Predicted 3D model of an 83-nucleotide RNA (c-di-GMP-I riboswitch aptamer) from an uncultured Eubacteriales bacterium. Its mean pLDDT, the model's own confidence on a scale to 100, is 86. Rfam family: c-di-GMP-I riboswitch aptamer. Rfam links the family to the GO term cyclic-di-GMP binding.
RNA sequence: AGACCGAAACGGCAAACCCGCCGAAAGGCGGCGACGCAAAGCUACAGGGCCUUCCGGGAAACCGAUGGCAGCCAGCUUCCGAA
Numbered sequence: 001a002g003a004c005c006g007a008a009a010c011g012g013c014a015a016a017c018c019c020g021c022c023g024a025a026a027g028g029c030g031g032c033g034a035c036g037c038a039a040a041g042c043u044a045c046a047g048g049g050c051c052u053u054c055c056g057g058g059a060a061a062c063c064g065a066u067g068g069c070a071g072c073c074a075g076c077u078u079c080c081g082a083a
Stems, first nucleotide, its partner, number of pairs: 005081002012037002018031005035071001041076003047073002049069003055064003
C1' cells in the first nucleotide's frame, strides 16, 4: 500500500406519516421528521428483478413501456483503521 473485516473517531445520508407542487399511475421534487443505513454515494443502455399502465392489443381475464424503483440483488467509486 492492497484485500477481508467493522471496534473507535470525525462526520454523512434520511424511511414512514403529514403539507405543497408535478404526474394517468408507479413515482419524483421541496419542507417537516427519523425507521434505519459502512457505501442508504453514483449507475436504469453492464446485468437481473420489481412497480405502474395515460396509451396500444384483446370479448374478457389479461399482456405490453415509451414511464418508474438502486433504501431489491447487482456493477463502479469511496472516508476512517482496532481486533